[in-house]
Molecule: SAM riboswitch aptamer (S box leader)
Organism: marine sediment metagenome
C1' cells in the first nucleotide's frame, strides 16, 4: 500500500511484579506478571500440490521451508453519523472512520 481482525490453539524450566499499546472503563497476575528458554499446539499470509476462462479465481494440503499466533471480539472505549429510550445528564444498538496487531 493491499489483505485479514466474533474462529482456532499451553504445558514445563527460569525469573520475580507486573500485564493487557496510548486515554477511560473492566480485567489478569504471589493459586506466580513481562521478559527468556524447551516442548508442544492453533491458523493457513507466504508456501506446497492440482484444476481453471492464468495481473486472477477455485479446491486440496501442512510433509520442507519463512513468520504469526496460543484469557476475555483488536477485552470493551475514544471520532462521525443513523436509529431507540430519557426533562436533562447520559445510556443503549448498527453502520463508518481513526488507532493498533500480522502478513506480503
Nucleotide at each position: 500500500u493491499u489483505a485479514u481482525c466474533a474462529a482456532g490453539a499451553a504445558a514445563g524450566g527460569u525469573g520475580g511484579a507486573g500485564g493487557g499499546c496510548c486515554u477511560g472503563g473492566c480485567c489478569c497476575u504471589g493459586c506466580g506478571a513481562a521478559g527468556c528458554c524447551u516442548u508442544g499446539g492453533c491458523a493457513a499470509c507466504c508456501c506446497c500440490c492440482g484444476a481453471u476462462u492464468c495481473c486472477g479465481u477455485c479446491g486440496g494440503g501442512a510433509a520442507a521451508g519463512g513468520u504469526g499466533c496460543c484469557a476475555a471480539u483488536u477485552c470493551c472505549u475514544g471520532c462521525a453519523a443513523a436509529g431507540a429510550g430519557a426533562u436533562a445528564a447520559c445510556u443503549c444498538u448498527u453502520u463508518g472512520a481513526g488507532a493498533g496487531a500480522u502478513a506480503a